[in-house]
The part of an RNA shown here (small-subunit ribosomal RNA, 5' domain) has 502 nucleotides and comes from an uncultured bacterium. The coordinates come from a structure-prediction model, not an experiment, and the mean pLDDT is 81.
Context: one part of a larger RNA
RNA sequence: GACGAACGCUGGCGGCGUGCUUAACACAUGCAAGUCGAACGGAAAGGCCUUUUCUGACGUACUCAAUUGGCUAACGGAUGAGUAACACAUGGGUGAUCUGCCCUGCACUCUGGGAUAAACCUGGCAGACUGGGUCUAAUACCUGAUAGAACCGAACUUUAUUGUGAGUGGGGGAAAGAUUUUUCUGCGUAGGAUGAUCCCCCCGCCUAUCAUCUUGUUGGUGGGGUAAUGGCCUACCAACGCGGCGACGACUAGCCGGACUGAUAAGAUGGUCUGCCGCCUUGUUACUGAUAUACUGCCCACACUACUACUGCAGGCAGCAGUGGGGAAUAUUGCACAAUGGGCGCAAGCCUGAUGCAGCGACGCCGCCUGGGGGAUGACGACCUUCUUGUUGUAAACUCCUUUCUCCACUGACGAAGAAUUUUGUGACUGAACCUGCAUAAAAAACACCCGCUAACUACCUGCCUGCAACCGCCGUAAUACAUACGGUGCAAGCGAUCUCC
Numbered sequence: 001g002a003c004g005a006a007c008g009c010u011g012g013c014g015g016c017g018u019g020c021u022u023a024a025c026a027c028a029u030g031c032a033a034g035u036c037g038a039a040c041g042g043a044a045a046g047g048c049c050u051u052u053u054c055u056g057a058c059g060u061a062c063u064c065a066a067u068u069g070g071c072u073a074a075c076g077g078a079u080g081a082g083u084a085a086c087a088c089a090u091g092g093g094u095g096a097u098c099u100g101c102c103c104u105g106c107a108c109u110c111u112g113g114g115a116u117a118a119a120c121c122u123g124g125c126a127g128a129c130u131g132g133g134u135c136u137a138a139u140a141c142c143u144g145a146u147a148g149a150a151c152c153g154a155a156c157u158u159u160a161u162u163g164u165g166a167g168u169g170g171g172g173g174a175a176a177g178a179u180u181u182u183u184c185u186g187c188g189u190a191g192g193a194u195g196a197u198c199c200c201c202c203c204g205c206c207u208a209u210c211a212u213c214u215u216g217u218u219g220g221u222g223g224g225g226u227a228a229u230g231g232c233c234u235a236c237c238a239a240c241g242c243g244g245c246g247a248c249g250a251c252u253a254g255c256c257g258g259a260c261u262g263a264u265a266a267g268a269u270g271g272u273c274u275g276c277c278g279c280c281u282u283g284u285u286a287c288u289g290a291u292a293u294a295c296u297g298c299c300c301a302c303a304c305u306a307c308u309a310c311u312g313c314a315g316g317c318a319g320c321a322g323u324g325g326g327g328a329a330u331a332u333u334g335c336a337c338a339a340u341g342g343g344c345g346c347a348a349g350c351c352u353g354a355u356g357c358a359g360c361g362a363c364g365c366c367g368c369c370u371g372g373g374g375g376a377u378g379a380c381g382a383c384c385u386u387c388u389u390g391u392u393g394u395a396a397a398c399u400c401c402u403u404u405c406u407c408c409a410c411u412g413a414c415g416a417a418g419a420a421u422u423u424u425g426u427g428a429c430u431g432a433a434c435c436u437g438c439a440u441a442a443a444a445a446a447c448a449c450c451c452g453c454u455a456a457c458u459a460c461c462u463g464c465c466u467g468c469a470a471c472c473g474c475c476g477u478a479a480u481a482c483a484u485a486c487g488g489u490g491c492a493a494g495c496g497a498u499c500u501c502c
Stems, first nucleotide, its partner, number of pairs: 001501002005498001007496003012368006018361002020326001025324003029321003034071003039068001042064002046062001047060002050057002077280001079278002091200003097196002102192005108186001110144001112142002119134006151170002156165001158163001177184002207249001213241001217239008254276002257273001258269001260267002282301002304315002307312001332358001334357003340354001341352004371401004381392003406439001408437002415429001447490004452471001458485002467474002
């Protein structure tokens, strides 16, 4: 000098930041991922209409529970346990790859079919949940038609083994409608954009009280698998491969941009924010899907917790708040989707603990104030004294002035653009900031130090005691070093001292 800090004493205000560093310990409760009726059958509830005796019936589709279906849920969020590794960083490669939504070009959307949920009827179960029968729809599912591709064969071109271009023969996968009537949606193919996988050079901890390690190990051939290369996997063959330029093992650790210190070199560090990676009670498996081996999906197992009629079932806050526990120590079970962004939807809109805001904490940085002028042969008090005085000290009192701030009152935004529509409406923060006015010096200073280093001294008490001290050291009867007082010095809403780093 720095800090995500804690501790002691003290504490007026504002702005901007920041806040479980420990138990990746366990979690009550609420919320954090839905949306579409312009895909579909439909109508539980509410509204409206008709009828009426009724807690009723019928209708409508303003609207919509549950169900079928589509898209999303792989993003966003938290955390750093693991990882010494192509995990990260930097720069490349893919003639070895995929890519939903989006953009562009070209070509299409023809013809049929059978089911099933919900509903209705009826069972089982303590519950969670679940069985059977009857009926029905679709942009759900399926057959057929049509069309270049994938793929196979032959030939040409480029040269870098799966590349490019043009033509040829075989081969063969598609579609769906909706709508307030002009839009939305669907299918194939080619290209783009975006995102992602894989591979490579090189870089960055400690340890030799770890010296040898390795059998799918190193390479080859055939096959399998993958979007794709590859011992990724497998059969056979060969016996390699790494290592004193530190293999292998052990300890520790997320990496970077950065931030801290330093004149630099460099040292130490990785909290907030951005990028990447890993993980979401522990371990494992796959399904769905363009993308997951999926934080609030599924299956299995362990541990723990809850319920049970003892047969069995349910759960996962390292999401936001919040609780217990641990700890020197770290906040509200808040407001709003107004803005920015995300998901769905033609749209209106719905959802969004992302985000925007507010609350708490002097935790940090920055800014402001706690008054200004005059006022003496210098009050009182306190302390010292050579007993004369000296110091506190223009300090106070007193007098004049001002009102930042505070209190109260008035006014009162920007942030709002979209969007729908042709004149309307939209602000959580917030009646907050700002502005104007009234009133009163009024409510607002502490903390540490004073032997030397180091700015600042005297008195008294104590008597190697009590105690102080970063270092040297001080105290055993005159202590500027302990304790107290006066005075002084430093800094100031903070001041000290502690941990850690330079």